Background
Transfer RNA from an SAR324 cluster bacterium, 71 nucleotides, folded computationally. Taxonomically the source falls in SAR324 cluster (Bacteria, delta/epsilon subdivisions, Deltaproteobacteria). The coordinates come from a structure-prediction model, not an experiment, and the mean pLDDT is 81. Rfam family: tRNA. The family's RNA type in Rfam is transfer RNA.
[in-house]
RNA sequence: AGGGGUAUAGCCAAGCGGUAAGGCACCGGGUUUUGAUCCCGUGAUCCCAGGUUCGAAUCCUGGUACCCCUG
Repeated sequence: AGGGGUAUAGCCAAGCGGUAAGGCACCGGGUUUUGAUCCCGUGAUCCCAGGUUCGAAUCCUGGUACCCCUG
């Protein structure tokens, strides 16, 4: 320099244009003499800025960060 991939909650991770799943952790409650286990409840400006659309995490454009390949 060229090409490809990834970016979603504290962490992991689904989500093919129509209210953003699930698990772990945190917090509150229940159970328990206490703790663990178990049960219930509680979370999102979807990396940033524009565009398209009635409607965008999703499509388009430009950036940013990281990873891989080629040289």